[in-house]
The RNA shown here (Bacterial large signal recognition particle RNA) has 265 nucleotides and comes from an Acidobacteriota bacterium. Its mean pLDDT, the model's own confidence on a scale to 100, is 82. Its Rfam family is "Bacterial large signal recognition particle RNA". Rfam's curators write: The signal recognition particle (SRP) is a universally conserved ribonucleoprotein involved in the co-translational targeting of proteins to membranes. Rfam links the family to the GO terms SRP-dependent cotranslational protein targeting to membrane, signal sequence recognition and signal recognition particle, plasma membrane targeting. It is recorded under the gene name ffs. The organism belongs to Acidobacteriota, within Bacteria.
RNA sequence: CCGUGCUAGACGGGGAGCCAGCGGUGCCCUGUAACCCACAACCCGCUACAGUGGGGUCGACGCCCCAGCCGAGGCCGGGCCUUUUCCGAAAGCGUCUCCGAAAGCGGCGUUGACGGCGGGGCCCCGGGCGAAGCGCCGCCCGCCAACCCCGCCAGGACCGGAAGGGAGCAACGGUAACGGGAGGGCGUCUUGCGCGCCGGGUCACUCCGCCCGAGCCGGCUGCGAAGUCAGCGCGGGGAAGAAACGGUCGAAGCGGGGCGCACGG
Numbered sequence: 001c002c003g004u005g006c007u008a009g010a011c012g013g014g015g016a017g018c019c020a021g022c023g024g025u026g027c028c029c030u031g032u033a034a035c036c037c038a039c040a041a042c043c044c045g046c047u048a049c050a051g052u053g054g055g056g057u058c059g060a061c062g063c064c065c066c067a068g069c070c071g072a073g074g075c076c077g078g079g080c081c082u083u084u085u086c087c088g089a090a091a092g093c094g095u096c097u098c099c100g101a102a103a104g105c106g107g108c109g110u111u112g113a114c115g116g117c118g119g120g121g122c123c124c125c126g127g128g129c130g131a132a133g134c135g136c137c138g139c140c141c142g143c144c145a146a147c148c149c150c151g152c153c154a155g156g157a158c159c160g161g162a163a164g165g166g167a168g169c170a171a172c173g174g175u176a177a178c179g180g181g182a183g184g185g186c187g188u189c190u191u192g193c194g195c196g197c198c199g200g201g202u203c204a205c206u207c208c209g210c211c212c213g214a215g216c217c218g219g220c221u222g223c224g225a226a227g228u229c230a231g232c233g234c235g236g237g238g239a240a241g242a243a244a245c246g247g248u249c250g251a252a253g254c255g256g257g258g259c260g261c262a263c264g265g
Base pairs, nucleotide, nucleotide: 001265002264003263004262005261006260009058010057011056012030013029014028015027020047021046022045023044024043035055036054037053038052039051064258065257066256068254069253073249074248075247076246077245081241082240083239084238085237086236087235088234092232093231094229096227097226099224100223103221104220105219106217107216108215115211116210117209118208119207120206121205123201124200125199126198127197128195129194130193131191132190133189134187135186136185137184139181140180141179142178149174150173151172158165159164
């Protein structure tokens, strides 16, 4: 060096997730020359030699092993930015309310503003008159007290020898009480009533007359002041998203290094 037979090993790998951890099933990435069957998510199989069991193929050839470069992709963080949500804040912009002033517009005003004086209205207090109600007195009518109201008291009863006497129920007549009526009088009575009756007050509003003689009002805009509202802007917290950037794992790829045993020639 060649041949035969074996063995180690290989027949995909990775990320997130799950897990004490490892691997798998499911998801995603990468990749293919990249075996078959059974198991598995309220899981399955194992324990640092970390899927298990069964079958098959290749076999030191490599698609094997080791570290490196590059790097698809995943994961973590991420000032600032965007969106959203909660809280705060009334010093900015803005909303609304009130006040002031009267610059612009507007309205009223010499057919007389503002102001002043006088009077009336409205309103309040006291009184007066009336009305209504209520009550009392008086008038009229009705009814009328079992007895404890009156008169007269049949019958009956009582006293008396008698003459006679006295009490007395019912009926009858009346009265009080009661019921009703008409409205005559009265009232420290009441009143969601009326008065072109009297006196006083208030003086906001309003009307009339007179005096004076040019301003007055504050509707809109603007200005100033006070308050109010968290819409914008501002401060703080939470959530989500995206880019730069940082970290971590890392397929495929690239180049480098490493790796058997027996027998025969």